[in-house]
Parts: sequence; structure tokens; C1' cells
RNA sequence: GAUCCCAUAGCUCAACGGCAGAGCUGCAGGCUUUUAAUCUGUAGAUGAUGGUUCGAUUCCAUCUGGGAUCA
Repeated sequence: GAUCCCAUAGCUCAACGGCAGAGCUGCAGGCUUUUAAUCUGUAGAUGAUGGUUCGAUUCCAUCUGGGAUCA
């Protein structure tokens, strides 16, 4: 330098173009003499900027970051 892949919650991962979900973690409460375990509730996210579309996590372009292969 060229090609390809990835980016969603604090972490690990889902999500036919049509309500963004799960587990763990965090917070509050129940249970327990207390802790652990367990139960209930709650909080929390689509890398950035544009485009297409009635509607975009999803499709398209550019950029940013990470990875792989080739040179």
C1' cells in the first nucleotide's frame, strides 16, 4: 500500500427493514441472627457524520478504532 472482517448496556452475546433483548455485573428490597445462596424490582447501549426509506442496529458512502490475509 491492497483486500476482507468486526464495532449494540460496565463485561459476554442476540435482534426478517417495523416495540433494541438475554446472562453476568451495579442499585434497592424480600428471605436469613449475619453472610453466602436464592427471589422480586430497577438502572444502563446501537463508534461518528451523511444518504436511501413511511420507517435503519439492519441497506449505501465517508471517517475513526480493532483484527486477518497478501504485498
RNAcentral holds the sequence, with entries from ENA.
Transfer RNA from a Bacteroidales bacterium, 71 nucleotides, folded computationally.
The organism belongs to Bacteroidales, within Bacteria.
Its Rfam family is "tRNA". By type it is a transfer RNA.